Transfer RNA from a Candidatus Colwellbacteria bacterium, 71 nucleotides, folded computationally. NCBI's taxonomy places the organism under Bacteria, Bacteria candidate phyla, Candidatus Colwelliibacteriota. It matches the Rfam family "tRNA". The family's RNA type in Rfam is transfer RNA.
RNA sequence: GCGGGUAUGGUUCAGUGGUAGAAUGCGACCUUCCCAAGGUUGAGACACGGGUUCGAUUCCCGUUACCCGCU
Numbered sequence: 001g002c003g004g005g006u007a008u009g010g011u012u013c014a015g016u017g018g019u020a021g022a023a024u025g026c027g028a029c030c031u032u033c034c035c036a037a038g039g040u041u042g043a044g045a046c047a048c049g050g051g052u053u054c055g056a057u058u059c060c061c062g063u064u065a066c067c068c069g070c071u
Base pairs, nucleotide, nucleotide: 001070002069003068004067005066006065007064010024011023012022013021018054026042027041028040029039030038047063048062049061050060051059
């Protein structure tokens, strides 16, 4: 330099053109003499910039970071 892949709560992963979910972690409450375990509830996220579309996390282009291969 070229090609391919990945980027989603603090962490690990789903997801799909029409409200973004789970597990775990965190806060509050309940339960308990206390702890642990359990239950209820709350906050918290689509890497960035454009384009297409009535509508983009999803489709297209570029950028950034990381991974793999080739040279």